Transfer RNA from a Bacteroidales bacterium, 72 nucleotides, folded computationally. Rfam family: tRNA. From the family's description: Transfer RNA (tRNA) molecules are approximately 80 nucleotides in length. The source organism's lineage runs through Bacteria, Pseudomonadati, Bacteroidota, Bacteroidia and Bacteroidales.
[in-house]
RNA sequence: GGCCUCUUCGUCUAUCGGUUAGGACGAGAGAUUCUCAAUCUCUAAAGAGGAGUUCGAUUCUCCUAGAGGCUA
Numbered sequence: 001g002g003c004c005u006c007u008u009c010g011u012c013u014a015u016c017g018g019u020u021a022g023g024a025c026g027a028g029a030g031a032u033u034c035u036c037a038a039u040c041u042c043u044a045a046a047g048a049g050g051a052g053u054u055c056g057a058u059u060c061u062c063c064u065a066g067a068g069g070c071u072a
Base pairs, nucleotide, nucleotide: 001071002070003069004068005067006066007065010025011024012023013022018055027043028042029041030040031039048064049063050062051061052060
């Protein structure tokens, strides 16, 4: 240089174009406890950036950025 794949809450990970974007861990608050731990309940938190297609995009297309792989 060429080709391919990936990018979603703090972390890991779901989500066949119509979801309130779900779950686990973590965080905060509360309950329980003499205290801590454990347990239970609740809450907040996410679509890499831009453009296009579409009535509607995390999902399809293109560009850019980053990461990884193969190859010369």